Predicted 3D model of RNase P RNA and transfer RNA as a complex of 439 nucleotides. Rfam match: Bacterial RNase P class A. The family is grouped with related families in Rfam's "RNaseP clan". Rfam describes the family as follows. Ribonuclease P (RNase P) is a ubiquitous endoribonuclease, found in archaea, bacteria and eukarya as well as chloroplasts and mitochondria. Its mean pLDDT, the model's own confidence on a scale to 100, is 76.
[in-house]
RNA sequence: GGAGCAGCACAGACGGUCGCGCUCUUUUGAGUGAGGAAAGUCCGGGCUUCACAGGGCAGGGUGCCGGAUAACGUCCGGUGGAGGUGACUCCAAGACUAGUGCAACAGAAAAGAAACAGCCGGCAACCUUCGGUUGCCUGGUGAUGGUGGAAUGGUGGGGUAAGAGCCCACCGCUUGGCUGGUAACAGACAAGGCUGUGUAAACUCCACCCGAAGCAAGACCGAAUAGGAAGCGAUACGGCGGCCCGUCGUGCUUCCGGGUUGGUCGCGUUCUGCCCGGGUAACCGGGCAGAGGAGCUGUGCGGUAACGUACAGUCAAGAAAGAUGACCGUUUGAUACAGAACCCGGCUUAUAGUGCUGCUCAAAAG
RNA sequence: GCUGAAAUAGCUCAGUUGGUAGAGCACUUCACUCGUAAUGAAGGGGUCGUCGGUUCAAAUCCGAUUUUCAGCU
Numbered sequence: 001g002g003a004g005c006a007g008c009a010c011a012g013a014c015g016g017u018c019g020c021g022c023u024c025u026u027u028u029g030a031g032u033g034a035g036g037a038a039a040g041u042c043c044g045g046g047c048u049u050c051a052c053a054g055g056g057c058a059g060g061g062u063g064c065c066g067g068a069u070a071a072c073g074u075c076c077g078g079u080g081g082a083g084g085u086g087a088c089u090c091c092a093a094g095a096c097u098a099g100u101g102c103a104a105c106a107g108a109a110a111a112g113a114a115a116c117a118g119c120c121g122g123c124a125a126c127c128u129u130c131g132g133u134u135g136c137c138u139g140g141u142g143a144u145g146g147u148g149g150a151a152u153g154g155u156g157g158g159g160u161a162a163g164a165g166c167c168c169a170c171c172g173c174u175u176g177g178c179u180g181g182u183a184a185c186a187g188a189c190a191a192g193g194c195u196g197u198g199u200a201a202a203c204u205c206c207a208c209c210c211g212a213a214g215c216a217a218g219a220c221c222g223a224a225u226a227g228g229a230a231g232c233g234a235u236a237c238g239g240c241g242g243c244c245c246g247u248c249g250u251g252c253u254u255c256c257g258g259g260u261u262g263g264u265c266g267c268g269u270u271c272u273g274c275c276c277g278g279g280u281a282a283c284c285g286g287g288c289a290g291a292g293g294a295g296c297u298g299u300g301c302g303g304u305a306a307c308g309u310a311c312a313g314u315c316a317a318g319a320a321a322g323a324u325g326a327c328c329g330u331u332u333g334a335u336a337c338a339g340a341a342c343c344c345g346g347c348u349u350a351u352a353g354u355g356c357u358g359c360u361c362a363a364a365a366g
Numbered sequence: 367g368c369u370g371a372a373a374u375a376g377c378u379c380a381g382u383u384g385g386u387a388g389a390g391c392a393c394u395u396c397a398c399u400c401g402u403a404a405u406g407a408a409g410g411g412g413u414c415g416u417c418g419g420u421u422c423a424a425a426u427c428c429g430a431u432u433u434u435c436a437g438c439u
Stems, first nucleotide, its partner, number of pairs: 002361009012331007020033005035337001039348002042346005047214004059210005064078005079093001080091004094205002099203002101199003116145002118141003121137007153171006172194001173192004178187003218265004227256006236250005269292010293315001295314008367438007376391004385422001393409005415431005
């Protein structure tokens, strides 16, 4: 240098001009502003509302063994199988000896096996005498042919009229205990002629798990109008054909009421206490202190690893028509896939280019 | 944002215990007619959205993916 295998990292940086969202503010400015997948919504969890003594049925899911985790269909380590010369990669991998179903076409026969051709035997006839041909048999035969994805273990030998686990050796299978391992499983031994093909991403059985819905979940504050109650005031106005009494309606204040228009929170590390400021209220912002977190980074310790644990530091996108952009210059080149709407752990899918680490094969040419 | 469903011939749709994919309309040719339509006869056209997997075998079962439609303030 060639061909590969595995694991990572970056996803532009700096400066200038203009622009956008949020927060604070002395209204001038300051701070901050997407991803490795923010995606698909395929799993799991937090959170919220409803339901709920416990157990079972139905329904759904998972499925070799052990471990990790808040949990998982995820991850780590191992076992077995498949592929590759190898580094290594892939596997929904429990049970068809509980029961049921299915196996089209082809083929003689497809799950209670079966005789088409072939081979062998017996009988009869003929040719002829080494023997051969034809016909018949509820005859034997699964070794040969052809069909099929699959034909009731495989190879070799013996045996036989021809054959056949009919018998023997080895391999495979089943059963039994033994040894090693936490286990999956592995190893060697003995016995059984072999009770049997495939399919459970077919019904099913076994073991384990799952209450339902989802932030458009939900919680709070709360006008106006209608309605109810009490009080006040004047005996005022209108209706009941006139008058009196009575009665109905019209006023103001306070309280109740329901939860609409609207607003606030959920929601951007979380909670609690105190102080300051803002708002009618729900509540919001700032400061200080304390406690917590399944967040992130680093170091130490334990573990093969996933991960756990201790300490230190850090935790500043948060809208409601929905912001995070454009241009110029320098750097060699700035180019991919794509963009948060409650949050977190995974999986899957998309992805230009660059760089790093470890390992395998071949060893040609110099 | 959340939830559910569908994709099969040019169009509209069938297709279940997995076993060689059909119907109506449309299209092509022929017959009938003076001609057209209608009618009758014959025929063509499909990798069942795409990619993998399970299985002897997949439109059907499982997973991923693409597109379309519907519901929830």